[in-house]
RNA sequence: CGGAACGUAGCGCAGCCCGGUUAGCGCGAUAGACUGGGGGUCAAGAGGUCGGGAGUACAAAUCUCCCCGUUCCGA
Numbered sequence: 001c002g003g004a005a006c007g008u009a010g011c012g013c014a015g016c017c018c019g020g021u022u023a024g025c026g027c028g029a030u031a032g033a034c035u036g037g038g039g040g041u042c043a044a045g046a047g048g049u050c051g052g053g054a055g056u057a058c059a060a061a062u063c064u065c066c067c068c069g070u071u072c073c074g075a
């Protein structure tokens, strides 16, 4: 310098291709019940506005463009 993939909750991921119901799952953390306590089990609520910006559209995590970051391939 060229190309590709990825970026969504504290962590790991799905949803994107083919736009449309309230943005979900597991783990973790919080507080509760069972237990003398720990561990474990059960049930609960919280935590995001989807890497940043712009555009298209009635409607954007999803489509388009630019930028940033990480990884990989090539030179």
Base pairs, nucleotide, nucleotide: 001074002073003072004071005070006069007068010027011026012025013024020058030044032042033041034040051067052066053065054064055063
Model confidence (mean pLDDT): 81 of 100. This is a predicted structure of a 75-nucleotide RNA (transfer RNA) from a Fidelibacterota bacterium. Rfam family: tRNA. Gene Ontology term of the family: triplet codon-amino acid adaptor activity. Rfam classes the family as a transfer RNA. Lineage of the source: Bacteria > Pseudomonadati > Fidelibacterota.